[in-house]
RNA sequence: AUGAACCCGCUGGGAGAGGGCCCUUAACAGGGGACACCGAAGGAGCAACCCGCCGUCCUUGGCAGCCGGGGGGGAAACUCUCAGGUAAGAGAACUGGCGGAGGACG
Numbered sequence: 001a002u003g004a005a006c007c008c009g010c011u012g013g014g015a016g017a018g019g020g021c022c023c024u025u026a027a028c029a030g031g032g033g034a035c036a037c038c039g040a041a042g043g044a045g046c047a048a049c050c051c052g053c054c055g056u057c058c059u060u061g062g063c064a065g066c067c068g069g070g071g072g073g074g075a076a077a078c079u080c081u082c083a084g085g086u087a088a089g090a091g092a093a094c095u096g097g098c099g100g101a102g103g104a105c106g
Base pairs, nucleotide, nucleotide: 007100008099009098010097011096012095013094018035021033022032023031024030036086037085038084042082043080044079045078049073050072051071053069054068055067057065
C1' cells in the first nucleotide's frame, strides 16, 4: 500500500434420499422403535510420492545399489455411513456480495 492465506459476522444461491410403518397424543408437532434409503454439518479410511528401519545378494570389510519385508507421513466433491439427514421449515459442503480481524507477496 491497489492488502494474499486462514478465521468471524450479515446476506443471496445451494443437492441427495420413505410426507412410508408401529408406539405415545383428542389431533398436529415433538419424542421413541423397527425396516428401507442419502451424503454436502462434523468425523473416519487411503493412492502415487517422501522419510527412515530390517533382511538376502554383491564385497576383504564398508558405502552405494537391486530385490524382499514391515513402520511413519500423505488428497478429495473418492470411500465409509459413527454422527447427521430422507414433505415443508431448520440445517447444509461449496460459492457470490458486504463488513471485521489478520498481515503473506511486493

The RNA shown here (Glycine riboswitch aptamer) has 106 nucleotides and comes from a Bacillota bacterium. NCBI's taxonomy places the organism under Bacteria, Bacillati, Bacillota. Its mean pLDDT, the model's own confidence on a scale to 100, is 82.